[in-house]
Context: one part of a larger RNA
RNA sequence: GGACUAACGCUGGCGGCGUGCCUAAUGCAUGCAAGUCGGGCGCGGCGGCCCUCGGGUCGUCGAGCGGCGGACGGGUGAGGAACACGUGGACGACCUGCCCCGGCGUGGGGGAUACCGGGCGGAAAUGCCCGUUAAUCCCGCAUACGCUCGGUCGCUUGGAUGCGGGCGAGGAAAGGCGCGAGUCGCGCCGGGAGGGGUCCGCGGCCCAUCAGCUGGACGGCGGGGUAACGGCCCACCGUGGCGAUGACGGGUCGCUGGUCUGAGAGGAUGGCCAGCCACACGGGGACUGGGACACGGCCCCGACUCCUACGGGAGGCAGCAGCAAGGGAUUUUCCGCAAUGGGCGCAAGCCUGACGGAGCGACGCCGCGUGCGGGACGACGUCCUUCGGGAUGUAAACCGCUUUUCGGGGGGAAGAGGACGGACGGUACCCCCGGAAUAAGCCCCGGCUAACUACGUGCCAGCAGCCGCGGUAAUACGUAGGGGGCGAGCGUUGUCC
Repeated sequence: GGACUAACGCUGGCGGCGUGCCUAAUGCAUGCAAGUCGGGCGCGGCGGCCCUCGGGUCGUCGAGCGGCGGACGGGUGAGGAACACGUGGACGACCUGCCCCGGCGUGGGGGAUACCGGGCGGAAAUGCCCGUUAAUCCCGCAUACGCUCGGUCGCUUGGAUGCGGGCGAGGAAAGGCGCGAGUCGCGCCGGGAGGGGUCCGCGGCCCAUCAGCUGGACGGCGGGGUAACGGCCCACCGUGGCGAUGACGGGUCGCUGGUCUGAGAGGAUGGCCAGCCACACGGGGACUGGGACACGGCCCCGACUCCUACGGGAGGCAGCAGCAAGGGAUUUUCCGCAAUGGGCGCAAGCCUGACGGAGCGACGCCGCGUGCGGGACGACGUCCUUCGGGAUGUAAACCGCUUUUCGGGGGGAAGAGGACGGACGGUACCCCCGGAAUAAGCCCCGGCUAACUACGUGCCAGCAGCCGCGGUAAUACGUAGGGGGCGAGCGUUGUCC
């Protein structure tokens, strides 16, 4: 000098765009943040219409069964020195709901259960028994495309688990809506897109005052398990494996694209945004599922908080806002689904603290303004003075002008890709009126370093980044006048280069 997620002191007019718990991954009141589908299914309440008084039908609301979604989106950086990340490869060892393309199929049966009704227990949370019932719920049967498995032959290949042929065995399906045409679905197979899993080469911290480490340890055979390879796990057998090219141990840390600095090499850093990883009160576990070992799912242990009729229960803001605490320090318990995107739905639509916006903070960057022109050998005041004068200083007053900004009034968007639909917002922007009106400070002036005098003080009070100033004439302390620098900021402190 530059930079900062900054803080502190003094000061503070406006706008745009950004940005805002770096500390206690401490604890959380309250509200909201993930639902949706009646065009899968039965039932109940309410209402309308019809009624042969049995009921039918339409609408609406409710929970339940069922389906899809809750594995995305959003948060945080605790842990982790690891194939976690980055980069380049491999899978002849793999998976993939929804979506797209192609082929074929959708035949015929059976069963359970929630809701509901009856009974019972409990303060509650919630549970037990009996009975009835539906489905795109569950289960057989049929059919079968080399789809799966077994063994066999051929082809490709360095190597077959790949491709092809014949043999045997096995495995499917669901309906809804519509008068209909049809449409939305369902099952099997092949391919694709996108997504994921696994393995490997290389790369990126500190300590040797950590030097030896290792028992599933290293390998083999067989098996289990997985979507899949593998000591991942297990039985048996062998005795290996790693290490000064730093094993093992300890410390520290999310990694990257990037960012800051620097001429570069390098050094430092990883906030916002984007990619990946990890975590969801601490720890462990599995269930469901195409996908989780699952932030707003389940179970167990633990700590903590709350309710209780003392028997027993409920909870998890590192989602958005907000509270307490910690701290030098970090915001509204706001508006809207109008846009973009997501979930569900044939759709209408519903949900969406993702998101779009507004609010607060000079926290940052950028832009604008606080007026412009004229105006005296130069007012007043103040300061200095050799008492002559000098400085503040065209500065003010005064005259003329302008209106960014400000105040008032009027008009008023784009953002919405065919129509409807705008939170922002009566905002931006435009027009008119008024009036210089509403708007300047902070630091410094001994040298480094740009800017000097007077008074006060007297090694006191104080200053100070370094050198150093102050003990009676202090340009270094304090005040004043003057001056220098920057300017809605200016200084200080902290950190990095």
About this RNA: Predicted 3D model of a 497-nucleotide part of an RNA (small-subunit ribosomal RNA, 5' domain) from a soil metagenome. It matches the Rfam family "Bacterial small subunit ribosomal RNA". The full RNA is in RNAcentral, with records from SILVA. Its mean pLDDT, the model's own confidence on a scale to 100, is 88.